RNA sequence: GCGCCAUUAGUUUAGUGGUAAAAUGACUGCUUGCCAAGCAGUAGGCCCGAGUUCGAUUCCCGGAUGGCGCA
Numbered sequence: 001g002c003g004c005c006a007u008u009a010g011u012u013u014a015g016u017g018g019u020a021a022a023a024u025g026a027c028u029g030c031u032u033g034c035c036a037a038g039c040a041g042u043a044g045g046c047c048c049g050a051g052u053u054c055g056a057u058u059c060c061c062g063g064a065u066g067g068c069g070c071a
Base pairs, nucleotide, nucleotide: 001070002069003068004067005066006065007064010024011023012022013021018054026042027041028040029039030038047063048062049061051059
């Protein structure tokens, strides 16, 4: 330098053109003599920009970061 892959909640992962899901973590309450465990609830997220579209996290293009390969 070229190519490929990935980027979603604090963390680990689903997901898909039509209001984004789970586990774990955080917080609140219930339970308990206390802690832990358990139960219920709350907050929290689509890497950035542009394009297509009625509508983009998803499709296209460019960029950023990380990984792999070739030279």

Predicted 3D model of a 71-nucleotide RNA (transfer RNA) from Amphiamblys sp. WSBS2006. The coordinates come from a structure-prediction model, not an experiment, and the mean pLDDT is 81. Rfam family: tRNA. By type it is a transfer RNA. Rfam describes the family as follows. Transfer RNA (tRNA) molecules are approximately 80 nucleotides in length. The RNAcentral record of the sequence draws on ENA and Rfam.